[in-house]
Molecule: c-di-GMP-I riboswitch aptamer
Organism: marine sediment metagenome
This record gives sequence, structure tokens and C1' cells, in this order.
RNA sequence: GCAAAGCCGUCGAAAGGCGGUGACGCAGAGCCACGGGACUACGGCAGAGGACUCCUGCUAGGUCGGCCGGGCCGCCA
Repeated sequence: GCAAAGCCGUCGAAAGGCGGUGACGCAGAGCCACGGGACUACGGCAGAGGACUCCUGCUAGGUCGGCCGGGCCGCCA
């Protein structure tokens, strides 16, 4: 210097983000979704069903950089 969980507010279909509070931790817990991994499934696709605004499965154009690797730019001794 940053700020996990929890709580409050807010945005979002969700995962989750942002602000406040709060400190579990971090000597790059600064930035970038490039590789791997994880989470979610609005929409899409498939199935079931007489049928649907219902049910089941699959799927990232979504999310996580405080899961690992890589890249960029830095601080202190």
C1' cells in the first nucleotide's frame, strides 16, 4: 500500500461486479481472459410430454487475475 469472509446498499437471469463497512491474508492481492482450471446457463440446441410460461441434459457470446502458468509496467531492501 492492497483488502478475504460476513453485513448493508446497488447492478445482473445467474455466476458475479461496484460502493460502504470489515481485516482473513498478500512484498506485485498492480494491469492483460493469451494457455490450463473453476463457476453460472439469460439466450441457443437436444430430449421428455397431448401441449405450455413446466421438467431434464448440453453449450460461453457471461464470470473468477485473492486457482495455476504466461505477458506488460513497477516499488522497497